Bacterial RNase P class A from a Hyphomicrobiaceae bacterium, 408 nucleotides, folded computationally. Of the family's consensus pairs, 95% are formed in the model.
[in-house]
């Protein structure tokens, strides 16, 4: 110069006119009080001052914050997330760092990173075989046969008994690499990796280095079921609250329970012992409260279905926040403490929008290389908030880092 990797930042600007809106102010107006100036209050079509979409508002994946409901406590299941260590953080399936494992020359980026010796499944074709073993080509002192010969042997066939090291299949074949040894061979035996286990250095740890033993040996696959750790009520601003208005506290069709003793009261009924219905307490069962159990606590009735009828207004919730910014300090980071400044939309069919001139970013054409003339250019609009992920972005512009390759 050129590639490539990280991180941050803009995504028009500036004037004019006209419109829209939250808040604060304050007029002409209106209403009471006053003799009057004026007070209070209540209103706006005007005036004036200040603010007014986003990095993702957007998916609606996840984590709270708030509001309410479920009776709450324990426990045990069911469901459903999360998986290497350690720190942030309110939290979290998110963020930093580190460890390990892959991918790249490197800067850097990827991982649903516990556990296959609890158990079950799966591994297709291919291939002799893909779970407990077996042999397609094949090696090879047996028995048998042939030849030759120096009568010791020797070459060739065969292939009982051995074999799994060569070859072939395939992701993936029973640890790899070499070296001794065997008939031929295998970790058989040795060295180095590797694999278990032990010891000791470093480390908060996950691991990592060393050094000793050992059998030299039980494939993958859990983003298959599963096992283990750990971790979790539900509904959501259309949540709730108040206020105003209106109506049928409405009807119909089921199922299960309505239990027992004791005291008073009251009505009746009596054959004057007493009995029946109701009411109040009390105790004891009994049901019901959204898996199961236990214990608390409330209720006395509990439950399906179907059919109807009013409200569909106003205010609020509603923006001071786990809030932004800047400096110190501390920490490899994430991020916290502590000064300091600032307040940055709250609408309700649903607001920030239209013209115009210039100037710039980008793009195309034409030219006397002066400038001229056209395009208006990127994904994309809060609706309770916040903290993350994922997705989508035309152009631009700033910082570090790696690597070619040249010149000094």
């Nucleotide at each position: 110069u050129c590639a490539g990797c990280c991180g941050g930042c803009c995504g028009g600007a500036c004037g004019g006119c006209c419109g829209c809106u939250g808040c604060c102010g304050g007029a002409u107006g209106c209403c009471g009080c006053g003799a009057a100036g004026g007070c209070u209050g209540c209103g706006u079509a005007c005036c004036g001052g200040u603010g007014g979409a986003g990095g993702a508002a957007a998916g609606u994946c996840c984590g709270g914050g708030c509001u309410c409901c479920a009776u709450g406590g324990a426990u045990c299941g069911a469901c459903g997330g999360u998986g290497g260590c350690g720190g942030c953080u309110a939290a979290c399936g998110g963020c930093c760092g580190c460890c390990g494992g892959g991918g790249g020359c490197a800067a850097c980026c990827c991982c649903a990173g516990g556990g296959a010796a609890a158990g079950u499944g799966c591994c297709a074709c291919a291939g002799a075989a893909a779970g407990c073993a077996a042999a397609c080509c094949g090696c090879c002192g047996a028995a048998g046969c042939g030849g030759g010969c120096u009568c010791g042997c020797c070459c060739g066939c065969g292939g009982c008994a051995g074999c799994a090291a060569g070859g072939g299949u395939g992701a993936a074949a029973g640890g790899g690499u070499g070296c001794g040894g065997u008939a031929a061979g295998a970790g058989c035996g040795c060295a180095c990796c590797g694999c278990g286990c032990c010891u000791c250095u470093g480390g908060c740890a996950a691991c990592a280095g060393a050094g000793g033993c050992g059998g030299c040996a039980g494939g993958g696959u859990a983003a298959a079921c599963c096992c283990c750790a750990c971790c979790g009520g539900g509904a959501g601003c259309a949540a709730g609250a108040c206020c105003g208005a209106a109506u049928a506290g409405g009807g119909g069709c089921g199922g299960c329970a309505u239990g027992g003793c004791g005291c008073a009261g009251a009505g009746g009924g009596c054959a004057c012992g007493c009995c029946c219905u109701u009411u109040g307490c009390g105790c004891c069962g009994g049901g019901c409260g959204u898996g199961g159990u236990c214990c608390a606590c409330g209720c006395c009735g509990c439950u399906g279905c179907c059919c109807g009828g009013g409200u569909u207004g106003g205010u609020u919730g509603c923006a001071c926040g786990a809030g932004g910014c800047g400096c110190c300090c501390a920490g490899c980071a994430a991020u916290g403490c502590g000064c300091g400044c600032c307040c940055c939309a709250g609408a309700u069919g649903a607001a920030u929008g239209g013209c115009c001139g210039u100037c710039g970013c980008g793009g195309a054409g034409g030219c006397u290389c002066g400038c001229c003339u056209c395009c208006a250019g990127a994904c994309a609009g809060a609706a309770c908030c916040c903290g993350g992920c994922u997705u989508a972005c035309a152009g631009g512009c700033c910082g570090g880092c790696u690597g070619a390759c040249a010149c000094a």
Source information: The gene name in the source record is rnpB. The RNAcentral record of the sequence draws on ENA. It matches the Rfam family "Bacterial RNase P class A". Rfam classes the family as a ribozyme. From the family's description: Ribonuclease P (RNase P) is a ubiquitous endoribonuclease, found in archaea, bacteria and eukarya as well as chloroplasts and mitochondria.